The RNA shown here (Bacterial RNase P class A) has 379 nucleotides and comes from Salinisphaera sp. The prediction has a mean pLDDT of 76. RNAcentral holds the sequence, with entries from ENA. The gene name in the source record is rnpB. The source organism's lineage runs through Bacteria, Pseudomonadati, Gammaproteobacteria, Salinisphaerales and Salinisphaera. Rfam family: Bacterial RNase P class A. Its family is annotated with dimeric ribonuclease P complex, ribonuclease P activity and tRNA processing in the Gene Ontology. The family's RNA type in Rfam is ribozyme.
[in-house]
């Protein structure tokens, strides 16, 4: 000077002038209650304060709260999955370990079991899993087929002819092998060496895989020694399953309170008619009136002081914990948080609370800050 990594922070400013919405003060007026001192509540002035976010988002985990239901154990189903810590808790952080990437900083991992069964494996290849054999290797074989040399017989002989033997090539496939080839995402352990007709864990060294032990480690793991070659046999559990732990359900339109109205309840009281009676009393069905309850509209709480922020100490690699101070920072109910003007800049992205808090994911103009890695060059 270039190229990256990891973390962490803002997300126009700054004036003026109307407005919107909750808190609080202070005045006025009205309404109710009252022990006459006041208290509450509405409306109307004024004065101070507060008023969206890193993601309010998706609504995808985990909890507070809230109402149901629940002895306790099974079984379903649904999540989770390497280890140890953090935390209210978690699928979420922090550290670690193992596998992959990347020169490096650093980054990804749904990272329990495939030696319990069961399903599945396209298209290619012989064969996709009771292992098999397209191309090759071999010929330890064959009653083949040439050719070569040797040997024995036969005919008088040159030679021919038949038969043994041994090499060589070819052909055959009963056969032997699975080293190479080729097929595919994936071929029954890999290198090398013996070894054999050719071969092969067939031997044997090392790797890898099983096991037993011993060190380190809280553990996952890691080192390292025996012992195993019938060394258990591909891959797939975001198939089924198996193990192991975790989980009731439903949400703030939860839920509580106050209470016009109605419909049916209950209890006092008067009672016209009708039964029941010859007639009263009474009973029984019914009206009226008051009250109880009830629960619609309609209010009021749940509503924002909370696993809460900011700052100092202090433990821990950290995640976070433990103390001290300090501060109050939105709470609406068709739903505020806005407009209009002026100066500046690097011309303003994505988005708008609705019970609340901790996570995760996904969207972002633009810009600051740290700490790291690599490359060039120049002292």
């Nucleotide at each position: 000077g270039g190229a990256g990594u990891c973390g962490g922070c803002c997300g126009g400013a700054c004036g003026g002038c109307c407005g919107c919405u909750g808190c609080u003060c202070c005045g006025g007026c009205g309404c109710c209650g009252u022990c006459c001192g006041c208290g509450g509540u509405g409306c109307c002035g004024g004065g101070g304060g507060g008023g969206a976010g890193g993601a309010a988002a998706g609504u995808c985990c985990g909890g507070g709260c809230u109402c149901c239901g629940c002895a306790g154990g099974g079984c379903a189903a649904g999540g989770u999955g390497c280890c140890a810590g953090g935390u209210a808790a978690c699928g979420c952080c922090u550290g670690g370990g193992a596998g992959g990437c990347g020169c490096g900083a650093g980054c990804c991992u749904a990272c329990g079991g495939a030696a319990a069964g069961u399903g599945c494996c396209a298209c290619a290849g012989a064969a996709a899993a009771c292992a098999c054999a397209c191309c090759g290797c071999c010929g330890a074989u064959g009653a083949c087929c040439g050719c070569a040399a040797g040997c024995c017989g036969a005919c008088c002989u040159c030679g021919u002819c038949g038969g043994c033997c041994u090499g060589c090539g070819g052909c055959a496939c009963a056969g032997g092998c699975a080293a190479g080839g080729g097929u595919g995402a994936a071929a029954a352990g890999g290198u090398g060496c013996g070894g054999u007709a050719a071969g092969a864990g067939c031997g044997c060294a090392c790797c890898g895989c099983g096991u037993c032990g011993c060190c380190g480690g809280c553990a996952a793991c890691g080192g390292u020694g025996g012992c195993g070659g019938u060394c258990c046999c591909g891959g797939u559990a975001a198939a089924c399953c198996c193990c192991a732990c975790c989980u009731g359900g439903a949400g703030c339109a939860a839920g509580a309170c106050c209470a016009a109205a109605u419909a049916g309840g209950g209890a006092a009281g008067c009672u016209a008619c009708u039964g029941u009676g010859g007639c009263c009393c009474g009973c029984a069905c019914g009206g009226c009136u008051u009250c109880c309850g009830g629960g619609u509209a309609g209010g009021u709480c749940g509503c924002u002081u909370g696993a809460g922020g900011c700052g100092g100490a202090u433990g821990g690699u950290g995640a976070c914990g433990u103390u001290c101070g300090c501060c109050c920072c939105a709470g609406a109910g068709g739903a505020a948080u806005g407009g209009c003007c002026g100066u500046c800049c690097a011309c303003g992205a994505c988005a708008g609370a609705a019970c609340c808090c901790g996570g995760c994911u996904u969207a972002c103009a633009g810009g600051c800050c740290g700490a790291c890695u690599c490359c060039c060059u120049c002292u």